[in-house]
A computed fold for a 98-nucleotide RNA from Paenibacillus durus, annotated as Glycine riboswitch aptamer.
């Protein structure tokens, strides 16, 4: 101080993809425990193009390091709800540039 970039908390919007199937527990349902098949990406997580760093070095070239809504599906989810990356107001912390 007409307060950047982050960060916190309310509101609001917020996608995808089985209301699949065995057993069992429950008097039925809902719920849920252990599997099985099919799938989805947007809770976390892995992974990596330029680059840039280090070795060697003529040159090739070897590690490391390196985003993301891409990639993968470990975790997670496949009616509603609850979760959601993410975006939008509000308020707050906090203090870069000048």
């Nucleotide at each position: 101080a007409u307060g950047a970039u982050g960060g916190c908390a309310c509101a609001g919007g917020g996608a995808g993809a089985g209301a699949c199937u065995g057993u069992c527990c429950u008097g039925c349902a809902a719920g849920g425990a252990c599997g099985g098949c099919g799938c989805c990406g947007a809770a976390g997580g892995a992974g990596u193009a330029a680059g840039c760093c280090u070795u060697a070095a003529c040159c090739c070239a070897a590690g490391g390091u390196g985003a993301a809504u891409c990639u993968c599906u470990c975790a997670g989810g496949c009616a509603a709800a609850a979760g959601g990356a993410c975006c939008u107001c509000u308020g707050c912390c906090g203090g870069a540039c000048g």
NCBI's taxonomy places the organism under Bacteria, Bacillati, Caryophanales, Paenibacillaceae, Paenibacillus.
Of the family's consensus pairs, 90% are formed in the model.
Its mean pLDDT, the model's own confidence on a scale to 100, is 75.